[in-house]
Model confidence (mean pLDDT): 83 of 100. Large-subunit ribosomal RNA, domain I from a Planctomycetota bacterium, 517 nucleotides, folded computationally. Taxonomically the source falls in Planctomycetota (Bacteria, Pseudomonadati). The full RNA is in RNAcentral, with records from ENA. Rfam family: Bacterial large subunit ribosomal RNA. Gene Ontology terms of the family: ribosome and structural constituent of ribosome.
Context: one part of a larger RNA
RNA sequence: GGUACACGGUGGACGCCUUGGCAUCCAGAGGCGAUGAAGGACGUGGGAGGCCACGAUAGUCCCGGGGUAGCUGCCAACCAAGCGUUAAUCCCGGGGUCUCCGAAUGGGGAAACCCGUUGUCGGGUCGCAAGACUCCGGCAUCAUCCGUGCCUGAACACAUAGGGUACGGAAGCGAACGCAGGGAACUGAAACAUCUCAGUACCUGUAGGAAAAGAAAUCAACCGAGAUUCCGUAAGUAGCGGCGAGCGAAAGCGGACCAGCCCGUGCCAUGCUUAAGGUUGGUGCGAUAGUCUAAGCCGAUGGAAAGCGGCACCAGAGCGGGUGACAGUCCCGUGGGCGAAAUUGCAUCGGCCUGAUUGGCGAUGAGUAGCGCGGAACCCGUGAAACUCCGCGUGAAGAUGGGGGGCCCACCCUCCAAGGCUAAAUACUCCUGGAUGACCGAUAGUGAACCAGUAGGGUGACCGAACGGUGGAAAGAACCGCGAGAGCGGAGGUAUUGAUCCCGAAACCGUGUACUU
Numbered sequence: 001g002g003u004a005c006a007c008g009g010u011g012g013a014c015g016c017c018u019u020g021g022c023a024u025c026c027a028g029a030g031g032c033g034a035u036g037a038a039g040g041a042c043g044u045g046g047g048a049g050g051c052c053a054c055g056a057u058a059g060u061c062c063c064g065g066g067g068u069a070g071c072u073g074c075c076a077a078c079c080a081a082g083c084g085u086u087a088a089u090c091c092c093g094g095g096g097u098c099u100c101c102g103a104a105u106g107g108g109g110a111a112a113c114c115c116g117u118u119g120u121c122g123g124g125u126c127g128c129a130a131g132a133c134u135c136c137g138g139c140a141u142c143a144u145c146c147g148u149g150c151c152u153g154a155a156c157a158c159a160u161a162g163g164g165u166a167c168g169g170a171a172g173c174g175a176a177c178g179c180a181g182g183g184a185a186c187u188g189a190a191a192c193a194u195c196u197c198a199g200u201a202c203c204u205g206u207a208g209g210a211a212a213a214g215a216a217a218u219c220a221a222c223c224g225a226g227a228u229u230c231c232g233u234a235a236g237u238a239g240c241g242g243c244g245a246g247c248g249a250a251a252g253c254g255g256a257c258c259a260g261c262c263c264g265u266g267c268c269a270u271g272c273u274u275a276a277g278g279u280u281g282g283u284g285c286g287a288u289a290g291u292c293u294a295a296g297c298c299g300a301u302g303g304a305a306a307g308c309g310g311c312a313c314c315a316g317a318g319c320g321g322g323u324g325a326c327a328g329u330c331c332c333g334u335g336g337g338c339g340a341a342a343u344u345g346c347a348u349c350g351g352c353c354u355g356a357u358u359g360g361c362g363a364u365g366a367g368u369a370g371c372g373c374g375g376a377a378c379c380c381g382u383g384a385a386a387c388u389c390c391g392c393g394u395g396a397a398g399a400u401g402g403g404g405g406g407c408c409c410a411c412c413c414u415c416c417a418a419g420g421c422u423a424a425a426u427a428c429u430c431c432u433g434g435a436u437g438a439c440c441g442a443u444a445g446u447g448a449a450c451c452a453g454u455a456g457g458g459u460g461a462c463c464g465a466a467c468g469g470u471g472g473a474a475a476g477a478a479c480c481g482c483g484a485g486a487g488c489g490g491a492g493g494u495a496u497u498g499a500u501c502c503c504g505a506a507a508c509c510g511u512g513u514a515c516u517u
Stems, first nucleotide, its partner, number of pairs: 001516009015502001016469002020440002022437007029429002031173002039101003042055003046079002049075003052059001061095006070083003106115003116142001118140006124133003144170009177208001178206005188195001192242001218225002229256005239247002260421003263365001266361004277353012290338004296311004312329002314318001320332003370394007380406001401416005456463002476501001479490004
């Protein structure tokens, strides 16, 4: 030095566990904001660092309701001082307060700071006082744009612009979903340019709880259908395509859901009774606290019984969780009942407000349709290329009229453009509640089970971790020895576990013994 065995150290795999995640379904909600949001800064506790809560009324204040013997949140004990059956703490509803920054909005600004205007209230200084000083503070006020009304009012007579004022509105934030305006490239075509990726990503505008679309100048095919939207099918069909790569319908049929209307304008008649509006009250059903609830004991083992043995009981409850090991009958629950002063959702009934109606006659969207040129979009890449949309130009008819039926013409069929509104079926989930899982179980599952978008990195945009488990109960190791201490050895305690403490693999490092070089 090696090998083997034993016993340790180190290390943190494996097993078991779950506070956290993931996914789906159902229901709710689908917004918040100048009455100052989202998000923050700084403060607030007896001792107070962080989290959370709260705002100079600062770990809270008031009112109403629930609830019961305790309470002064968590990490997290300890001490102090208090509160509470005259009902605290706690839970729910309503209200109050709510510094400073932030759209931030009096002006400025390197966010959480600085400096003003006007009004009012108060303080200070001086003075006998009236008052003066303008020194300080509290509260309020003052941004911009748009709309409407009013006042005023230039060049320039009227006017207009401009100015002022009152009232109303806007702004900013928010996960996805919607519509619209712009709009790539990598890539594929085994290269590449048309083409593809793709009208995708991304940027912008703007809205709603959905949005958009929508009541035929539509389809169809000589039969007929009857707004829109969504799903299935038709169908990878018809087609398009350096006819390459690829792209890719529609009618029809089957379903979901169903709903139709108005204006562009006048006249006549009728009518004063509505609503899918607003407001207010009643009732019902919900939401936001709660509340009642069946039935088990004994024995042995054990630290501990829920396991085992024995004999019972309940069940509209044997879902689930907890309890010293596996509990229908120990606890919380579960099944089943009951419940709201206040705020609120839906339904319904009544009151009030606004004032919608019906019939007849009449009317029927022009720089439009079409055409030329240039584009786009449709399955359609210019093609025989219709239909739809846009730019420039040109430019009708007027219901005896006009559009469409895929160049074009005729017959035939069908519809009525150039104004507008419209629920549902559909899309999504930042958020709230519930349920479920041949989802994960700490290198997994969210990046984040742990004080995580933290520590840390980067000038910045941005990037971005690791860290769970003593025990049934802290009973968290009195006391003794050594030691400066840390600690170690005893002791005690214990079923095990000594605090980065469940189990505790391997690498790696030792000690002992045997064999061996």